[in-house]
Context: one part of a larger RNA
């Protein structure tokens, strides 16, 4: 040298474990800001770097309720204090909130500079210092009122709008009205009260599921795209202008025009009109005030166990009991229904907020019959010609619905619609307007679950993480958990240049648990022992 074996060293796999992570239910919340947010700089402790907390009243002040023995955050030790005359601490209101940030007197390389004006202090007086003020833009005569900015990369309406990609190439198509990008806006938003739909019975706003149906259709008939009617469900709620007429009141070119008030809202037509009955009832999607109750926001009571023995330590053993509307969970020196928090169950709030049965009082909220054919029922609008979009429908027999341009109607004996267009028939009432619920989402609070993860997993992050670091930026982005039941965290000696390291010695159950601290694999490196050479 090798090899076997032991005993160590290095190393942090691997068991255990969780403070932090995911995903899902439930029930709240769905916003904040010129009364300066959000997210910062700077600062505030005896002693203070950082975190957390707060703002020159600065780990904080008043109130007011809870609690009821300790307390002065994380953070120990020193120091000094508070507390049964009720501290810390928990919740409610409230008081302060330097500066910069929409930042808004002006400027500015954010956390800095410079004013104006009214007023104050200070001084002999000026500097200075504090207090309040002063941006812009809509409305508005003015006083005022309002906006703006930031959020969750989420849902929601709009307008704008790709490519890659599939087509086994590529131009139509697809991808897609997605991605981006702008604008608005609410707890939802949009939609929404039939100028729809059927099909020869009829149905009756919208909005979501399920099914029709990958079906009828479109489509270089390729790749592909893809309803609707209709039936089952959720969940239900319907209303108000304009007209016409009447009445007022105002201007004026003097026969109209405009404003308020009534009237009036619809298709088996309806309103006006005119003639008659009739009516202070009805009713909530309405305002103001009170308001039972309910809940949120801290808390409170809350059953029942001992003993022997082993162990360092019983909760696990052995005996003998006991609660249970409570055997959920967690903690305690091993494994506890009875030791501790809790737990079922009950009970509670000065103060705020939320919902609101109710009540009272304001506004609003009424018709029916008959009759007449004289009024009126949403005009540059329906519709047409060209060009586009948008409908599942690529322009097609392409209807319906939207917009760009030229055009351009009828008036209830009227008008749209039923997929070219006529006919008949049947159906509906545009060219105004508002409207809960059923539905969509999660940045959060709270409660509660997992055949979800367990430190190379699970969030990038269990640890002072969007940090240390890189980069000019834009952006990128980690590593890094565990000592013990409890620091009892090793007084003393000793060795040595040692705040290194070790060896006694004490501690502890255990120090091969000694702070490079649970276990402690392998790689790789050493001793010692044995064979071999």
């Nucleotide at each position: 040298a090798g090899c076997u074996g032991c005993u160590g060293g290095u190393g942090g796999a691997u068991g255990c474990c969780u403070u932090g992570g995911u995903a899902u239910u439930g029930a709240c919340a769905g916003g904040c800001g010129a009364u300066g947010a959000a997210g910062g700089a700077c600062g505030c402790g005896c002693c203070u770097a950082c975190c957390u907390g707060c703002g020159a009243u600065a780990a904080g002040c008043u109130u007011c309720g809870g609690g009821g023995a300790g307390u002065c955050g994380g953070u120990a030790a020193g120091a000094g204090a508070c507390u049964a005359u009720g501290a810390u601490c928990c919740g409610g209101a409230g008081a302060u909130u330097u500066c910069c940030g929409a930042a808004u007197g002006g400027g500015g390389a954010a956390a800095c500079c410079c004013g104006g004006c009214a007023g104050a202090g200070c001084u002999a007086a000026u500097c200075c210092u504090c207090u309040g003020u002063c941006a812009u833009c809509u409305c508005g005569a003015a006083a005022g009122a309002g906006a703006a900015g930031c959020g969750a990369u989420a849902c929601c309406c709009g307008c704008c709008g790709a490519a890659u990609u599939g087509a086994g190439a590529c131009a139509u198509c697809u991808a897609a009205g997605u991605a981006a990008g702008c604008g608005g806006a609410g707890g939802a938003a949009a939609a929404g009260a039939c100028a729809u739909c059927a099909a020869a019975u009829g149905a009756g706003a919208u909005u979501c599921c399920c099914a029709u149906a990958g079906u009828a259709g479109c489509g270089g008939c390729g790749a592909g795209c893809g309803a609707a009617g209709u039936g089952g469900g959720a969940a239900u709620a319907g209303c108000c202008c304009a007209a016409a007429c009447c009445a007022g009141u105002a201007a004026u070119u003097u026969a109209u025009u405009a404003c308020u008030g009534g009237g009036g809202u619809u298709g088996u037509a309806g309103g006006g009109c005119u003639a008659g009955c009739g009516u202070u009832a009805u009713g909530g999607a309405u305002u103001a005030u009170c308001a039972a109750a309910u809940u949120u926001u801290a808390a409170c009571c809350g059953a029942a166990c001992a003993g022997c023995a082993u162990g360092g330590g019983a909760a696990g053993g052995c005996u003998g009991g006991c609660a249970g509307a409570a055997u959920a969970g967690g903690g305690u020196g091993a494994a506890a229904g009875c030791c501790c928090c809790g737990u079922a169950g009950g009970u509670g709030a000065a103060a705020a907020a939320a919902u609101g049965c109710g009540a009272u009082a304001g506004a609003c909220u009424a018709g029916c019959u008959a009759g007449u054919a004289c009024c009126c029922u949403g005009a540059g609008u329906a519709g047409g010609g060209c060009c586009g979009g948008a409908c599942a429908c690529g322009u097609g027999a392409a209807a319906c619905c939207c917009g760009g341009u030229c055009u351009g109607a009828a008036u209830c004996u009227g008008g749209g619609g039923g997929g070219a267009c006529c006919a008949c028939c049947c159906u509906c009432c545009a060219a105004g307007g508002c409207u809960a619920a059923a539905u969509a989402c999660u940045c959060g609070u709270c409660a509660a679950u997992a055949a979800c993860c367990g430190a190379u997993a699970g969030u990038g992050a269990a640890c002072c993480a969007g940090u240390a670091c890189a980069g000019u930026g834009a952006u990128g982005g980690a590593a890094a958990g565990g000592u013990g039941a409890a620091a009892a965290g090793a007084a003393c000696c000793c060795c040595u240049u040692u705040u290194a390291g070790g060896g006694g010695a004490g501690u502890g159950a255990a120090a091969u648990a000694g702070a490079a601290c649970c276990u402690g694999a392998a790689a790789c490196c050493a001793g010692c022992a044995g064979c071999u050479u």
RNAcentral holds the full RNA, with entries from ENA. Large-subunit ribosomal RNA, domain I from a Chlamydiales bacterium, 533 nucleotides, folded computationally. The organism belongs to Chlamydiales, within Bacteria. The coordinates come from a structure-prediction model, not an experiment, and the mean pLDDT is 87.